[in-house]
Molecule: FMN riboswitch aptamer (RFN element)
Organism: Nocardioides iriomotensis
RNA sequence: UCGCGUGCUCUGGGGUCGGUGAAAUUCCGAGCCGGCGGUGAAAGUCCGCGACCCGGCUGCAGCCAGCAGCCGGUUGACCAGGUGGAACUCCUGGACCGACGGUGAGAGUCCGGAUGGGAAGCGCACGCGG
Repeated sequence: UCGCGUGCUCUGGGGUCGGUGAAAUUCCGAGCCGGCGGUGAAAGUCCGCGACCCGGCUGCAGCCAGCAGCCGGUUGACCAGGUGGAACUCCUGGACCGACGGUGAGAGUCCGGAUGGGAAGCGCACGCGG
C1' cells in the first nucleotide's frame, strides 16, 4: 500500500408568500429540497444500491392476525446549445420526478408507522493474505 473476512460507529433535505374555499402547509400561481457508490471531470433524471411495498419458503404461534430468518419481485424523472482530449455529470437555457397510511379537501415538504428497522456505503478497530 492493495485484497479478503469479522466487529463497531455513522447513515436524507425541504411548506415560504399569495389566491380560491365552510374546510387545503394537500388544490391553483410563484418559490423550496435533492441519500450512498460508480463514471475518461463534479449527476435528484446515466449505471447500480437502499428505505417503502408485494410474494414464496422455513420456524415460532396457530382460529384469524402476527413475529423472525432466508429467497425473489416491484420501485420516479432530461433534453437542446456551449467548453473540452474526455461531460446525458461542468456552464447557459428550458423541462421533469419524488413510497405507504392518515387528513374538515387530493401531500416530495404536514402528521404517523419511526426515539423504529436496515442495506448499499464512508470511517474506525482487529485478523488473514499478497